[in-house]
Context: one part of a larger RNA
RNA sequence: UGCAUAUGGCGGAUGCCUUGGCGAUUACAGGCGAUGAAGGACGUGGUAGUCUACGAAAAUUUUCGGGGAGCUGGCAAACAAGCUUUGAUCCGGAAGUGUCCGAAUGGGGAAACCCACCCGCAAGGGUAUCUAUCUCUGAAUAUAUAGGAGACAAGAAGCGAACCGAGUGAACUGAAACAUCUAAGUAACUCGAGGAAAAGAAAUCAACCGAGAUUCCGAUAGUAGUGGCGAGCGAAAUCGGAGCAGCCUGUUAUUUUUAGCACGUGUGUUAGUAGAACGGAAUGGAAAGUCCGGCCAUAGAGGGUGAUAGCCCCUUAUACGAAAACCCGUGUGUGGAACUAGGAUAACGACAAGUAGGGCGGGACACGUGAAAUCCUGUCUGAAUAUGGGGGGACCAUCCUCCAAGGCUAAAUACUCGUAAUCGACCGAUAGUGAACUAGUACCGUGAGGGAAAGGUAAAAAGAACCCCGGAAGGGGAGUGAAAUAGAUCCUGAAACCGUAUGCAU
Numbered sequence: 001u002g003c004a005u006a007u008g009g010c011g012g013a014u015g016c017c018u019u020g021g022c023g024a025u026u027a028c029a030g031g032c033g034a035u036g037a038a039g040g041a042c043g044u045g046g047u048a049g050u051c052u053a054c055g056a057a058a059a060u061u062u063u064c065g066g067g068g069a070g071c072u073g074g075c076a077a078a079c080a081a082g083c084u085u086u087g088a089u090c091c092g093g094a095a096g097u098g099u100c101c102g103a104a105u106g107g108g109g110a111a112a113c114c115c116a117c118c119c120g121c122a123a124g125g126g127u128a129u130c131u132a133u134c135u136c137u138g139a140a141u142a143u144a145u146a147g148g149a150g151a152c153a154a155g156a157a158g159c160g161a162a163c164c165g166a167g168u169g170a171a172c173u174g175a176a177a178c179a180u181c182u183a184a185g186u187a188a189c190u191c192g193a194g195g196a197a198a199a200g201a202a203a204u205c206a207a208c209c210g211a212g213a214u215u216c217c218g219a220u221a222g223u224a225g226u227g228g229c230g231a232g233c234g235a236a237a238u239c240g241g242a243g244c245a246g247c248c249u250g251u252u253a254u255u256u257u258u259a260g261c262a263c264g265u266g267u268g269u270u271a272g273u274a275g276a277a278c279g280g281a282a283u284g285g286a287a288a289g290u291c292c293g294g295c296c297a298u299a300g301a302g303g304g305u306g307a308u309a310g311c312c313c314c315u316u317a318u319a320c321g322a323a324a325a326c327c328c329g330u331g332u333g334u335g336g337a338a339c340u341a342g343g344a345u346a347a348c349g350a351c352a353a354g355u356a357g358g359g360c361g362g363g364a365c366a367c368g369u370g371a372a373a374u375c376c377u378g379u380c381u382g383a384a385u386a387u388g389g390g391g392g393g394a395c396c397a398u399c400c401u402c403c404a405a406g407g408c409u410a411a412a413u414a415c416u417c418g419u420a421a422u423c424g425a426c427c428g429a430u431a432g433u434g435a436a437c438u439a440g441u442a443c444c445g446u447g448a449g450g451g452a453a454a455g456g457u458a459a460a461a462a463g464a465a466c467c468c469c470g471g472a473a474g475g476g477g478a479g480u481g482a483a484a485u486a487g488a489u490c491c492u493g494a495a496a497c498c499g500u501a502u503g504c505a506u
Base pairs, nucleotide, nucleotide: 001505002504003503004502005501006500007499008498009497015491016456017455020427021426022424023423024422025421026420027419028418029416030415031159032158039101040100041099042055043054044053046079047078049075050074051073061095062094063093064092065091066090070083071082072081106115107114108113116127117126118125119124129156130155131154133151134150135149136148137147163194164192165191166190167189168188174181178228204211205210215242216241217240218239219238225233226232246408247407248406250348251347252346253345254344255343256342257341260334261333262332263331264330265329266328268326269325270324272320273319274318278293279292280291281290294311295310296300302314303313304312357381358380359379360378361377362376363375364374367393388403389402390401391400392399443450444449463490466477467476468475469474
């Protein structure tokens, strides 16, 4: 030095576990905000920090319910001081308080700070902008208008995951290059709204038969078409389903009702209550496992308990429950027919013009200008008036069908920041969220932004009193424990790598 055996160190794979994730289903909810939001800063505890909670009334106050013995939130003990059957802590409803910043709104500002004015003894309150309404004023310019000032218990603003409508609108890419084309009206940006939005009651289709608003799904069908007829793009009629709902308008007159409000009542939501049935023996540290003998079950879903528990605990099936608030439904009453909105009847009216269409240029239609109908319109033009007009894919006739240029409309459909419950041939700590832990933290960057690592003693800390070596770290005894090679760098503890002992070889 090599090999072998044994025994250690280092290391943290593997196995087992799960506090956390991922995906779904059902129901609910689908908004919050000038009564100051979302999000923060700074504070608040007897004792430093951090998370949570709260706001100078500061881990809370009041009240109404629930509940019933301990409590003063977690990491996280300890000490101190207290509260509590005169019902605390805790859970739920309703109120109170709620510093400063933030739309931030008295002015300013380098967010959490600075500086004011008015009213009021003080406590405290008010003072932004825009819009609407009203009032007072008021130019050129007479009437006016613009403008100015004021009032106002009116409204707006800002935030929010996706879904929705509208506007603006790419490129990479594909075409095996590339320019029409495609990607795609996608991404991105902007505006606006709702719990859904949008669309919607035929100037629609159809085909000589007829249907009868819209939306969504399945077929029709990758068909008819379109297309440097390349790459590609790609319908409709019709049929089957889901779901169905239709309506309104001006004036006058008559009549009636609802919305509103109050009271009652019912279901539900926001705390909860009751809830069956087991003992023994041996093993073991421990019994729920084994053996013996029982019991309950509208409950043998699940979780916990010192190993695997229907009968030990929490639950579960089932039955019951609200002072208060809220949602939805329902009944009764009420107020003037003064206001708002609607129904019915009668009479008289009204029936959408710079519109339809056309020329030029674009865009949308599955349809790239094509034979190109239909829809929208930048520009120039420009009808008819139901004896009328539009459409039926150039155009004309016949025929059929509908009535534009005003408006409203539930459901079937889309989505999930969120609440509750349940589930998984989903993951199990290099996985699963980036994050099972002080995680959008530490750290990096001027900044936009980027962005980790890090779980496991034991059933219970019983977390090793005391002695010895040592300055300490650490170790040896002793003790705890079933186990300490479970000793806090703590379950298991692979390999690489490094030792020690012994044997053999050199």
Source information:
Large-subunit ribosomal RNA, domain I from an Actinomycetota bacterium, 506 nucleotides, folded computationally. The RNAcentral record of the full RNA draws on ENA. The prediction has a mean pLDDT of 83. Its Rfam family is "Bacterial large subunit ribosomal RNA".